RNAcentral holds the sequence, with entries from ENA. The RNA shown here (transfer RNA) has 74 nucleotides and comes from Evoxymetopon poeyi. Its Rfam family is "tRNA". Its family is annotated with triplet codon-amino acid adaptor activity in the Gene Ontology. NCBI's taxonomy places the organism under Eukaryota, Actinopteri, Teleostei, Clupeocephala, Evoxymetopon.
[in-house]
RNA sequence: GCAACUGUAGCUCAGCGCCCCAGAGCCCCGGUCUUGUAAACCGACCGUCGGGGGUUAAAAUCCCCCCACUUGCU
Repeated sequence: GCAACUGUAGCUCAGCGCCCCAGAGCCCCGGUCUUGUAAACCGACCGUCGGGGGUUAAAAUCCCCCCACUUGCU
C1' cells in the first nucleotide's frame, strides 16, 4: 500500500428498512426474603447505534468518505 471482518449500555451480544418510538444477559444501585450473607424475586439506572454525508415518506439496518481494532496479502 491492497483486501476482508468488526465497531450498538460499564462488559458480552441480539437486532438484516416501518409492526420495537433501540433490546437481552452480566456488573453496579435500591427493595422483598434471611439472625446475617449468598441465592431467588421485583424495580431503577445506563445508548446522541464509531464520526460525517447521501438515498428514502421512514436508516442501527442501504450507499459513499473518514477513524479505530483484528486478520490475510504484498